Large-subunit ribosomal RNA, half A from a bacterium, 1628 nucleotides, folded computationally. Its mean pLDDT, the model's own confidence on a scale to 100, is 81.
Context: one part of a larger RNA
RNA sequence: AGCACAUGAUGAAUGCCUUGGCGCUAAGAGGCGAUGAAGGACGUGGAAAACUGCGAUAAGCCUCGGGGAGCGGUAAGCACGCUGUGAUCCGGGGAUUUCCGAAUGGGAUAACCUGUGCCGGUUAAUACUGGCACGCGCCGGAGGAAUACAUAAAUCCGGCAGCGCAAGACCCGCUGAAGUGAAACAUCUCAGUAAGCGGAGGAAAAGAAAGAGAAUCGAUUCCGUCAGUAGUGGCGAGCGAAAGCGGAAGAGCCUAAACCAAGGGGCUUGCUCCUUGGGGUUGUAGGACCACGAUGUGGUAGUUGAAGGGUUAGAAGAAGCGGAUGGAAAGUCGCCCCAGAGAAGGUGAGAGGCCUGUAAUCAAAAACCUAACAACGCCUAGUGAGUUCCUGAGUAAUGCGAUGCACGUGAAACAUUCGCAUGAAUCCAUGCCGACCAUGGCAUAAGGCUAAAUACUUCUUAGCGACCGAUAGUGAACAAGUACCGUGAGGGAAAGGUGAAAAGAACCGCUGUGAGUGGAGUGAAAUAGUCCCUGCAAUCAUGUGCUUACAAGGUGUCAAAGCCCUGAAAAGGGUGAUGGCGUGCCUUUUGCUUAAUGAGUCUGCGAGUUACAGUCAGUGGCAUGCCUAAGGGCUUAUGGUCCGGAGGCGAAGCGAAAGCGAGUCCUAAAAGGGCGAUUUAGUCGCUGGUUGUAGACCCGAAACGGAGGUGAUCUACUCAUGGUCAGGAUGAAGCUUACUUAACCGUAAGUGAAGGUCCGAACAGGUGAGCGUUGAAAAGCUUUCUGAUGAACUGUGAGUAGGAGCGAAAGACCAAUCAAACCCCGUCAUAGCUGGUUCUCCCCGAAAUAGCUUUAGGGCUAGCCUCGUGUGCUGAUUUGCGGAGGUAGAGCACUGGAUGGACUAGGGCCCACACCCGGGUACCGAAUCCAAUCAAACUCCGAAUACCGCCGAGUGGAACACGGGAGUCAGUCAGUGAGGGAUAAGCUUCAUUGGCGAGAGGGAAACAUCCCAGAUCGCCGGCUAAGGUGCCUAAAUAUCGCUAAGUGGAAAGGAUGUGAGAUUUCUAAAACAGUGAGGAUGUUGGCUUAGAGGCAGCCAUCAUUUAAACAGUGCGUAACAGCUGACUCAUCGAGAGAUCUCGCGCCGAAAAUGAUCGGCGAUUAAGCGAUAUACCGAAGCCGCGGAUGUUGGAAAAUUUUGAUUUUUCAGCGUGGUAGGGGAGCGUUCUAAAUGCUGCGAAGCAGGAGGGUAACCAACUGUGGAGCGUUUGGAAGUGAGGAUGCAGACAUGAGUAGCGAUAAGACAGGUUAAAUUCCUGUCCGCCGUAAACCCAAGGUUUCCUGGGGAAGGUUCGUCCUCCCAGGGUUAGCCGGGACCUAAGUCGAGGCCGAAAGGCGUAGGCGAUGGAUAGCAGGUUCAAUAUUCCUGCGCCACCGAAAUUUAAAUUACGUUGACAUGGUUGUGGAGAAAGGCGAGGCGUUGAUUGUCCUUGUCCCGCAAGGGGACGUGGAGGCUACGGCUGAAGCGGAUCUUUUAAAACAGCCAUCGAGAAAAGACGUAAUGUAUACUAAGGUGCCCGUACCGUAAACCGACACAGGUGGGUGGGUAGAAUAUACCAAGGCGCGU
Repeated sequence: AGCACAUGAUGAAUGCCUUGGCGCUAAGAGGCGAUGAAGGACGUGGAAAACUGCGAUAAGCCUCGGGGAGCGGUAAGCACGCUGUGAUCCGGGGAUUUCCGAAUGGGAUAACCUGUGCCGGUUAAUACUGGCACGCGCCGGAGGAAUACAUAAAUCCGGCAGCGCAAGACCCGCUGAAGUGAAACAUCUCAGUAAGCGGAGGAAAAGAAAGAGAAUCGAUUCCGUCAGUAGUGGCGAGCGAAAGCGGAAGAGCCUAAACCAAGGGGCUUGCUCCUUGGGGUUGUAGGACCACGAUGUGGUAGUUGAAGGGUUAGAAGAAGCGGAUGGAAAGUCGCCCCAGAGAAGGUGAGAGGCCUGUAAUCAAAAACCUAACAACGCCUAGUGAGUUCCUGAGUAAUGCGAUGCACGUGAAACAUUCGCAUGAAUCCAUGCCGACCAUGGCAUAAGGCUAAAUACUUCUUAGCGACCGAUAGUGAACAAGUACCGUGAGGGAAAGGUGAAAAGAACCGCUGUGAGUGGAGUGAAAUAGUCCCUGCAAUCAUGUGCUUACAAGGUGUCAAAGCCCUGAAAAGGGUGAUGGCGUGCCUUUUGCUUAAUGAGUCUGCGAGUUACAGUCAGUGGCAUGCCUAAGGGCUUAUGGUCCGGAGGCGAAGCGAAAGCGAGUCCUAAAAGGGCGAUUUAGUCGCUGGUUGUAGACCCGAAACGGAGGUGAUCUACUCAUGGUCAGGAUGAAGCUUACUUAACCGUAAGUGAAGGUCCGAACAGGUGAGCGUUGAAAAGCUUUCUGAUGAACUGUGAGUAGGAGCGAAAGACCAAUCAAACCCCGUCAUAGCUGGUUCUCCCCGAAAUAGCUUUAGGGCUAGCCUCGUGUGCUGAUUUGCGGAGGUAGAGCACUGGAUGGACUAGGGCCCACACCCGGGUACCGAAUCCAAUCAAACUCCGAAUACCGCCGAGUGGAACACGGGAGUCAGUCAGUGAGGGAUAAGCUUCAUUGGCGAGAGGGAAACAUCCCAGAUCGCCGGCUAAGGUGCCUAAAUAUCGCUAAGUGGAAAGGAUGUGAGAUUUCUAAAACAGUGAGGAUGUUGGCUUAGAGGCAGCCAUCAUUUAAACAGUGCGUAACAGCUGACUCAUCGAGAGAUCUCGCGCCGAAAAUGAUCGGCGAUUAAGCGAUAUACCGAAGCCGCGGAUGUUGGAAAAUUUUGAUUUUUCAGCGUGGUAGGGGAGCGUUCUAAAUGCUGCGAAGCAGGAGGGUAACCAACUGUGGAGCGUUUGGAAGUGAGGAUGCAGACAUGAGUAGCGAUAAGACAGGUUAAAUUCCUGUCCGCCGUAAACCCAAGGUUUCCUGGGGAAGGUUCGUCCUCCCAGGGUUAGCCGGGACCUAAGUCGAGGCCGAAAGGCGUAGGCGAUGGAUAGCAGGUUCAAUAUUCCUGCGCCACCGAAAUUUAAAUUACGUUGACAUGGUUGUGGAGAAAGGCGAGGCGUUGAUUGUCCUUGUCCCGCAAGGGGACGUGGAGGCUACGGCUGAAGCGGAUCUUUUAAAACAGCCAUCGAGAAAAGACGUAAUGUAUACUAAGGUGCCCGUACCGUAAACCGACACAGGUGGGUGGGUAGAAUAUACCAAGGCGCGU
């Protein structure tokens, strides 16, 4: 270290539970608000952080009822109270009800500031303080211009109660998208949806026909049906009525006008207008008018009252005891009881009889709701005559442009509204009846009201659930819209359980008076101890048994020794030396161990559902019929049952239709043909398969749209108002002077101080490099660099907003986001794309092809699969027979290509030629002939196979048709035949076959595709295939040859390798090889040449002597020479040479860690060839046994006579992806039946055993209250994967790191403990800062005491942490009660669908203007221009005195402003010297030119205080000392330099806020004004940090953050270096 077991830790699954949710039913209610809402802020308790309640009368006050003993909320405890004089509590009514909010006196950054008038309190008076009123709008009235009557506005009076909120609901209207669908997209769709806006009610809207549409009906609304019909529609996708019928409900009315009466106005004096009353209200027309008749009948939706009923508290309410068990009885046993009550909950375990309740019954002082009825009010008709009058005008209608109607402009009626234009009629009329016309009908527009049936549910009450049970159910069971995140709109968690009862562990021990723990005790139980029920897994330990240190391993499996345990034995368990075999899972693929995807592990959650409509199958009811829908009745009421036939489907078809009809259509007709009938089964439920419409199996975009919002605290630009820029350099214009010129011009010097000037800090930026890159930092650090008086930088306050802004322009920036921000919504957008998709077994089993496709990785149809039904030999194979064919091959007869020869037309060249003729030719050459050839698009020929047909035979999960369901459309390798390519490819495209795919097993070392062979299961049986038989490794160390190369176990090419065979030449007349000798002469052949003698070259290549010898094979020389060869002889003595074919070998042969036939190794093999006989060898075949499918047979049972079930026998089968079909297991809930359970349920841990599998389960332990089985039913029903979601726990790893390298060391103290805390000494660092003071922002961090769990990157006694207590003092500082800028709000006003936009008067709004205080001191801690002391100042009140000085208005001045330079005033600060006081240690040296320190502050002054020295009263004490008042002494000077600030002047051009205030003048004008003493002086801020550990950056973060002061030496300097004051040493 591994495995196993035991015991624990961690963790929080599972089980059980439920206070909380979800859905629905029946009622109620359907609003609240200027009498101040909803919602909040702040308060409120004896003590009080949160929630709840309440409001300065503050967990409450008064009263009326209920109720009856305790009470002071959640919420314990302490303290203190209340209560039979009736508390707490419950209900009705009332009082109080801070501030904000419509918010309403004005303003504002919500919960704050600040007024005016009147009435009070207080004061001498102001100040201060209490109460009331003071908004906009609307209505009425008064008033009243231009302008006579009028009228508008201002103004005034009176009245009303509108504004806002609420439910993410319902309703009406205005505006109105897009994702999407159409496989693209534009009409269309989504959809008049989402969203925005306006308005209303408990409902809203609609509504009593200028209707519908063919028969008549008789307002509207809603439901069913009509009907997915008629229609509409790029006639695509889609959209989609109405009448009628059946039901729910049911209700009708009022005006205008004609006419009459009264009153009033105008005048043209008989006309007209207005007001009121009467009259009158409709279409088979009605009314007025005229005539006749009626006064009662009926109704009522208005007002008032009201029996009764109901709501808001309540009352009463039957019936049980005992035994045993147990901690406890309600369970069990025994004997009883009640029931109009056996709903439910609780009580120490299952309770009708214990408690609360339940059934039936009863009850209200007060408030509210309802309303039978009553009263009042209101409404109510007719007949006739027909002359006149009336019956809703910029209307109807028409044209044009649109819209709504199911209806997209169409033949498009109708309606509405709209826009523009034209513009009627008046009952003898008008509108309509789907273009239009006619006929015939229907109805009376241009005024209004109207319940019920219908829609919805924030809320209240009562209840229900085959809804959830803490990762579920609301986001929220708990201080949840909380914590937290974001500038904001907005987003948005986690988190339940001790026990019956706290009986919550007295007391003792260890420890730091800690945390924790051991005893003791409580309890049934403490392994129920507050981290608390159960307590799984991952993970981490401890103990025991076995194993492990030569071993190469997908971690198992099969075999197996040894050791250990249990057991009496049998049997079993643990471990596992060693051997055989063996490359995870999923997905995606032709194909994956792949070095292709996904997963760290565990636990929980996590994906084909539901509705409606079709279609098929199964099953059931009825059947030429079947079924009800809405609705209604009854009822034990979310249920059941009975009505209800409106309507639907079927029963008849054919045709475009009229139409006809067992037929009909085509046709003039017949014939013929098509579709039908002859052959009738439907329909309605339930279940299942599948399709369509819906999010439709789940997760996933980038995007699009919103007339919806939120953002300019970042950043871009702009506006207003402020601020900042050390120091140095250069030296423009101008001016002055001098010279010069007639005068200019000009030159020089001086002066001067310009500049998008120069160098360079702060400041701003960001060039190069390095570092950093899980950082110190989501952009920095170091160094270097750029600008640095300008188009500079910066603070504060504002503005511009998303197809928009802003942009010196980079598509930059608009809150770490930009080629269109962010948030929310449409939205579950869409995704032909990727991923994932959860239990088991059985039967069958594909495809990767064709056609079409904006199609190629998608789809449709066909092909191939499956299931069912039907047909019944039709299928496939095979013998035989009969066919058509033009491939392989072959051929050259055709068509073409192509070679040689012969022959030859023609041409070229040469000769000749005046021309015509002609000659030659070693040139080219058609045609023809001969010979030999080639072809996918040649064929005189021509197979094998394949294909078609027929007779027969065996075999069959064969065939065909119809119907339900699919999947497949990426293929791949090998053989063969071809095309492309290079007769390349593990290439590509076809054809054909086989395999893989979807196929395991054996062989090829390993190896989807090759060879063998198709796995139903078991067996420690047998035989074989491919391939093998030395060992690894099962089986032969067989025979005959070959190979010598480790060939076997790399090619072209090359080669006296070797074996076998064949042909041929030479050879005893002596070959071949070797050795010895010769190899000569003419001649140096001729030519050529400088030379050429065998051997540069050309020509010739003869002859002679010979055994033989070339006018020379090679080397060689300048040329000769020389050497050699051919050739000959001798010697030797038997074979030698050449060529060809076949077998096996050789060379060719170079790569990087150590090599490879698989290895070892093997040589008459263990290589290669041949032969023979054995053997091995697979999941093949056989044997034995079992399972299952199917076919056939037999038997039994049942039966609706169709068949089903069981048993048994036999045959044939049983690899399998996508996929089809069948049968089961398990989970949750539920109905019924039946059971278990405190003598111990579920869950959890282990697990004998059983089943083909999913699974079931005895028993043991834990646990402590529920849970099974059977038969049905219903599903949120099965997990390993989705870079899944949530939680827990690992690994990496005790690893990286611990955040500026400015630095610590020592001693002492405290402590349980000190690198870190405190004190001291030394050292180091900053010092235009790392010091000090303000502003912003933070919001208690400030100070003191205590603490140490967590936070602090370590520690910690410490802290900016935790607990408790304390702390911020203002007339004069800042802000308000003063002013205005940018901007913002905005009475009236203008504009706009609405919301709203702009803007005058007027307000608000600092970053600016105005504006009265300085110094010292004090606190044993924290504030000070605030307290105290001293000396001042401002405003107001306030006598006398004064007497117009107030106030208002007008006008003017001032307020009031840039930049640069210069002058002056000024004197912070610094240095030196002098003087005073103290000191003399250290050292190389120093009594000195030494060191330290003071020389200061206030006040006009007097004087006071201070350093230092002296002094010592007194107090405290740990006795060491500490502290310390009064008093006394005491220098307190000089020189130099010099900042800020203020004022004046000069110059320049870019010409440099406003208002209040102040001053002056004038007018009006006296309510008053001024003022001493004396008095009054309001609200807010004030702590602390503030270049930072307290702000912005997620952090105690190397970043960022505006203004002021800022000393010394050196230096131009705020550079730089070192120091002072002061602060630090950077939390290992």

RNAcentral holds the full RNA, with entries from ENA. It matches the Rfam family "Bacterial large subunit ribosomal RNA".